This is a predicted structure of a 73-nucleotide RNA (transfer RNA) from Eubacterium ruminantium. It matches the Rfam family "tRNA". It is annotated as a transfer RNA. The coordinates come from a structure-prediction model, not an experiment, and the mean pLDDT is 80.
RNA sequence: UCCUGGGUAGAACAAUCGGUAGUUCAACUCCCUGUUAAGGAGAAGGUUGCAGGUUCGAUUCCUGUCCCAGGAG
Numbered sequence: 001u002c003c004u005g006g007g008u009a010g011a012a013c014a015a016u017c018g019g020u021a022g023u024u025c026a027a028c029u030c031c032c033u034g035u036u037a038a039g040g041a042g043a044a045g046g047u048u049g050c051a052g053g054u055u056c057g058a059u060u061c062c063u064g065u066c067c068c069a070g071g072a073g
Stems, first nucleotide, its partner, number of pairs: 001072007010025004019056001028042004049065005
C1' cells in the first nucleotide's frame, strides 16, 4: 500500500429483502427472608465508530474517514 471481516446500552451479542432498535447479564427500585445469597416484579439506560449522500423512511444501500482483528506484498 492492497484485500476481507468487525465497531449497536456499563459488558456480551441480535435485528429476515430498507419499515416501531431488542435479548441476556450487570447496576438501580420494590417484593420475599431474622439478614445475605437465591427467587419474583418493575423501571431506566442508545448521536447504531465519525461525517456526508440516496430514500417518504437507513443498523441495513453508496462515498469518505478513524479504530480493531486476520490475510497478501